RNA sequence: GGGGGAUUGGCUCAGUUGGCUAGAGCACCGGCUUUGCAAGCCGGGGGUCGUGGGUUCGAGCCCCACAUUCUCCA
Repeated sequence: GGGGGAUUGGCUCAGUUGGCUAGAGCACCGGCUUUGCAAGCCGGGGGUCGUGGGUUCGAGCCCCACAUUCUCCA
């Protein structure tokens, strides 16, 4: 220098062929339970989907550029 993959709550990930409100597990907060802790049960908060543009009535999803990271080739 070139090819390919990944980027979505704090962490690990899902999200179908673009369609109304973006989800799960763990973690966190509160309550119940316990002498207390853990576990369990119930409830709750937290995201502008890496950044910037574009297409579209509508984008996490399609297109372009860039950034970070993994990998292959030279």
The RNA shown here (transfer RNA) has 74 nucleotides and comes from a Clostridia bacterium. It was read from a public genome assembly. The prediction has a mean pLDDT of 80. It matches the Rfam family "tRNA". The family has 954 seed sequences and 5,335,975 matches in Rfam 15.1. It is annotated as a transfer RNA. Its family is annotated with triplet codon-amino acid adaptor activity in the Gene Ontology.